[in-house]
The RNA shown here (transfer RNA) has 71 nucleotides and comes from Actinomortierella ambigua. Model confidence (mean pLDDT): 82 of 100. Lineage of the source: Eukaryota > Opisthokonta > Fungi > Mortierellomycotina > Actinomortierella. The RNAcentral record of the sequence draws on ENA and Rfam.

RNA sequence: AGGAUGGUAGUUUAGUGGUAAAGCGCUCGGCUCCAAACUGAGAACCGGAAGUUCAAUUCUUCCCCGUCCUG
Numbered sequence: 001a002g003g004a005u006g007g008u009a010g011u012u013u014a015g016u017g018g019u020a021a022a023g024c025g026c027u028c029g030g031c032u033c034c035a036a037a038c039u040g041a042g043a044a045c046c047g048g049a050a051g052u053u054c055a056a057u058u059c060u061u062c063c064c065c066g067u068c069c070u071g
Base pairs, nucleotide, nucleotide: 001070002069003068004067005066006065007064010024011023012022013021018054026042027041028040029039030038047063048062049061050060051059
C1' cells in the first nucleotide's frame, strides 16, 4: 500500500428496513438477627459523518479503531 472481517449497555453476545433484546454486572425493594442465595422492579447502549428511504443498528460512501492475509 492492497484485500478480508469486526465495532450494539460496564462486560459477553443477539438483532439483515418498521419504536433494540438477553446473560453476567450495577442501583433500589422483599426475604434474613446480619450476609449469601432466592425474588420483584429500575437505570444504562447502536464507533463518527454524509447519502438513499415515509422510516436505517440494518442498505451505500468516506473516515477512525481492532484482528487476519498478501506484498